Model confidence (mean pLDDT): 82 of 100. A computed fold for a 73-nucleotide RNA from Candidatus Iainarchaeum sp., annotated as transfer RNA. Rfam family: tRNA. Rfam classes the family as a transfer RNA. Its family is annotated with triplet codon-amino acid adaptor activity in the Gene Ontology.

RNA sequence: GCCCUUGUAGCUCAGUGGCAGUAGCGCCAGUUUCGUAAACUGGAGGUCGAGGGUUCAACUCCCUCCAAGGGCU
Numbered sequence: 001g002c003c004c005u006u007g008u009a010g011c012u013c014a015g016u017g018g019c020a021g022u023a024g025c026g027c028c029a030g031u032u033u034c035g036u037a038a039a040c041u042g043g044a045g046g047u048c049g050a051g052g053g054u055u056c057a058a059c060u061c062c063c064u065c066c067a068a069g070g071g072c073u
Base pairs, nucleotide, nucleotide: 001072002071003070004069005068006067007066010025011024012023018056027043028042029041030040031039049065050064051063052062053061
């Protein structure tokens, strides 16, 4: 220098054009217990890496950039 993959909640991830974007762990509250843990129930937490484009409509498709990983020279 060229090519490929990935980027979504604190962490690990689902979602591949159309409802108000998922789940688990963690966090908070409640129930239970003499108390803690466990269990159960509920809740908060997301400008979907950044900018632009296509479209009636974009986490999703296209372009550029940034970051991480891998391959080739």